[in-house]
RNA sequence: UCAGCGGGCCGGGCGGCCGCUGCCCGUGGUUCGCCAGGGGGAGAGGAAAGUCCGGACUCCACCGGGCAGGGUGCCAGGUAACGCCUGGGCGGCGCGAGCCGACGGAAAGUGCAACAGAAACAUACCGCCUUCCUUCGCGAAGGUAAGGGUGAAAUGGUGCGGUAAGAGCGCACCGGUGCCGUGGCAACACGGCAGCCGUGCAAACCCCACCCGGAGCAAGGCCGAAUAGGGGAGGAGAGUGCCCGGCUCGCCAGGACUCCCGGGUUGGCCGCUUGAGCGUGCCGGCGACGGCACGCCUAGAGAAAUGUCCGCCGCCCCCAACGGGGGUACAGAAUCCGGCUUACAGGCCCGCUGAACCC
Numbered sequence: 001u002c003a004g005c006g007g008g009c010c011g012g013g014c015g016g017c018c019g020c021u022g023c024c025c026g027u028g029g030u031u032c033g034c035c036a037g038g039g040g041g042a043g044a045g046g047a048a049a050g051u052c053c054g055g056a057c058u059c060c061a062c063c064g065g066g067c068a069g070g071g072u073g074c075c076a077g078g079u080a081a082c083g084c085c086u087g088g089g090c091g092g093c094g095c096g097a098g099c100c101g102a103c104g105g106a107a108a109g110u111g112c113a114a115c116a117g118a119a120a121c122a123u124a125c126c127g128c129c130u131u132c133c134u135u136c137g138c139g140a141a142g143g144u145a146a147g148g149g150u151g152a153a154a155u156g157g158u159g160c161g162g163u164a165a166g167a168g169c170g171c172a173c174c175g176g177u178g179c180c181g182u183g184g185c186a187a188c189a190c191g192g193c194a195g196c197c198g199u200g201c202a203a204a205c206c207c208c209a210c211c212c213g214g215a216g217c218a219a220g221g222c223c224g225a226a227u228a229g230g231g232g233a234g235g236a237g238a239g240u241g242c243c244c245g246g247c248u249c250g251c252c253a254g255g256a257c258u259c260c261c262g263g264g265u266u267g268g269c270c271g272c273u274u275g276a277g278c279g280u281g282c283c284g285g286c287g288a289c290g291g292c293a294c295g296c297c298u299a300g301a302g303a304a305a306u307g308u309c310c311g312c313c314g315c316c317c318c319c320a321a322c323g324g325g326g327g328u329a330c331a332g333a334a335u336c337c338g339g340c341u342u343a344c345a346g347g348c349c350c351g352c353u354g355a356a357c358c359c
Base pairs, nucleotide, nucleotide: 001355002354003353004352005351006350007349008348009347010346012313013312014311015310016309018307020043021042023040024039025038027036028035029034045330049341050340052339053338054337055336056335057216058215059214060213069212070211071210072209073208074088075087076086077085078084089103090101091100092099093098104207105206109205110204111201112200113199125148126147127144128143129142130141131140132139156174157173158172159171160170161169175196177194178193179192180191181190182189183188220270221269222268223267230261231260232259233258234257242255243254245252246251247250277296278295279294280293281292282291283290284289314328315327316326317325318324319323
């Protein structure tokens, strides 16, 4: 210098006019419900998004446990928790820095493996070899699985020996399985010994281990009119004071009426943003993360605010170019928090790898 890999961060800046939504402090008026006006300070994100996963919180249910159903799936750690993160193991890719991986069990059972092929779990089509019959065309019986052929996949691989031909039949190395030993918390690695009919698929059923009660801030709680329902008491006194039903005819039951209580709709308030919070420093840890000290307060709505314009600067693009014009990403809170995923113009910083050249 070129080509890459990994990580962190920003995602317009300054000023002015006019507004919008909460909060705080004054002023004036008031029929006490509020109205008018002034000042101060605050007001979107790295993803506020998708609503995929986990939790806090709230209500309901619940002795405990299980079934069904769903999820997770190498090991260790972190965390409130997780399907997240960190570190490690194993496998694959890359010269490398690094990247990717649903990565338990196929020897519990069931199922599937299209087409082709003889055979996709126990099989021999062509072939090879031996024996027999020989009508010399080949045929019959048997052995074999090295070679050919089919397929995505054919049942350990290579070599030597061996054999009628062959074959883990024997041997060496490799692979894989079991047992033992050593190292490691573990996943696993290494070594030794034995031995190799038993394909693949569990993001097919299934088995094993672990986790999960349900609904969600429109959760839930408080205050509560008018009107219309509901419940309780009274419904007396006077010839049966009003209406209606029954009758033994002056009694019983109901209503009107009066008073009291309770629930609901509209509405108002709370929940509501001080929290697994943020910043700085130190300490522990490889790290995720944890601990301590100091400092800070940072939207909370009506599903409705967070804006518009102007000037200067920055960045990008275009032009008959000392100037002019246009543009400036993705997107936008709604109970809160931790993650994941997806979108994103442009830019900054750090570490590392490979190649070429120079000293």
This is a predicted structure of a 359-nucleotide RNA (Bacterial RNase P class A) from a Pseudomonadota bacterium. The RNAcentral record of the sequence draws on ENA. It is recorded under the gene name rnpB. The model forms 91% of the base pairs in the Rfam consensus. Its Rfam family is "Bacterial RNase P class A". The family's RNA type in Rfam is ribozyme. The organism belongs to Pseudomonadota, within Bacteria.